Context: one part of a larger RNA
């Protein structure tokens, strides 16, 4: 070097795009770089191995052979790989057609609820809890009716449903815009797969500046509870939650399952398309066979059988740490030890 692994035991990068690299469909001609054959040169000696010999033996030493698995030259071989050229259509991409969708961005509009304000009716309570109290209320609350203002969130439909690479996405309408599936097999003709570094996106919280603030609500202040109660319960309440612009870059970012392709029984439900007789293609679930698995379970949406490429693991703690470096306004993030200890 090879050899083991990564759903739950340590281990899949949060997700995509993509550079280098690695790998790559069918057929044909050439070449002969990889590959293979013969011949040849070289591969110092010692060492190692074998045979023989010398010191009484051994270690040690001497002679011979083999070996030195390598490198070079040359005559050839051409299946496979590479390289150059031709051809092809099954991979990939495009065209056309109708259909689906909370995919993304911007703008506009509407209703319920809520809080506040104004006015009417009306009077002594309301609220809250296990029970209370703080709190609100005769300066007229709660309740109720009418009007006005404001911000946030989207009931029913609604799904075990759909879309998106992931994060995620839900009132309605318009504008701009991305992706996928299906059908026709019309065009291109391997244009492909993966992807170190890199770039982009990336919930919530948090940060900077400006706005906004109805409800909710860290912190905080009260009331209770309690031995105490820096909590759970109750009354308040500021950041924040919302918008615009810019940072941060994390997560149980989970299917705890990387991406792509091929192959390997079925049954059932559901979404979209085609077909409308069966069915078929793409997606989403459940059950289940072979097979796999330590078991649980997975099982055409694989954790089965294979191929290609990337990431990662190597006892527990120390340690998602220290130091250094890079990034960040900060908070901190990324990379990442050792002593010591069991």
């Nucleotide at each position: 070097c090879u050899g083991g692994g990564c759903g739950u035991a340590a281990a899949g990068g949060g997700u995509g795009c993509g550079u280098a690299g690695g790998c790559g469909g069918a057929u044909u001609g050439g070449u002969a770089a990889g590959u293979c054959u013969g011949c040849u040169g070289u591969g110092a000696a010692a060492u190692c191995u074998c045979c023989g010999g010398g010191c009484u033996u051994a270690a040690c030493c001497c002679g011979g052979a083999a070996a030195c698995u390598g490198c070079g030259g040359u005559c050839g071989a051409u299946a496979c790989u590479g390289c150059c050229g031709g051809u092809c259509u099954a991979g990939a991409g495009g065209a056309c057609a109708g259909a689906a969708g909370a995919g993304g961005a911007g703008a506009g509009c509407g209703g319920a609820a809520c809080u506040c304000c104004u006015g009417g009716u009306g009077u002594a309570g309301c609220g809250g809890u296990a029970a209370a109290a703080u709190g609100c209320g005769u300066g007229g609350a709660u309740a109720u009716c009418a009007g006005g203002a404001g911000g946030a969130a989207g009931g029913c439909c609604g799904a075990u449903g759909g879309c998106g690479a992931a994060g995620g996405c839900a009132g309605c309408u318009c504008u701009c815009u991305g992706g996928g599936a299906u059908g026709u097999u019309c065009c291109u003709g391997a244009c492909g797969c993966u992807g170190a570094u890199g770039c982009a996106c990336g919930a919530a919280a948090g940060c900077u500046a400006g706005g906004g603030u109805a409800g909710c609500a860290a912190a905080c202040c009260g009331g209770a509870u309690u031995a105490g109660a820096u909590a759970c319960c109750c009354g308040g309440g500021u950041a924040g939650u919302c918008c615009u612009a810019g940072c941060c870059g994390u997560a149980a970012a989970c299917g705890a399952u990387g991406u792509a392709c091929a192959c390997u029984a079925g049954g059932u439900a559901u979404u979209g398309g085609c077909a409308u007789c069966a069915g078929u293609c793409a997606g989403u679930g459940c059950c289940g066979g072979a097979g796999c698995u330590a078991a649980c379970g997975c099982a055409u949406u694989a954790a089965g059988u294979g191929u290609a490429c990337c990431g990662c693991c190597u006892g527990g703690g120390g340690a998602c740490u220290a130091c250094g470096g890079c990034c960040g306004c900060a908070a901190g993030g990324c990379u990442a030890a050792a002593a010591c200890u069991c």

The part of an RNA shown here (small-subunit ribosomal RNA, central domain) has 342 nucleotides and comes from a Candidatus Stahliibacteriota bacterium. NCBI's taxonomy places the organism under Bacteria, Bacteria candidate phyla, Candidatus Stahliibacteriota.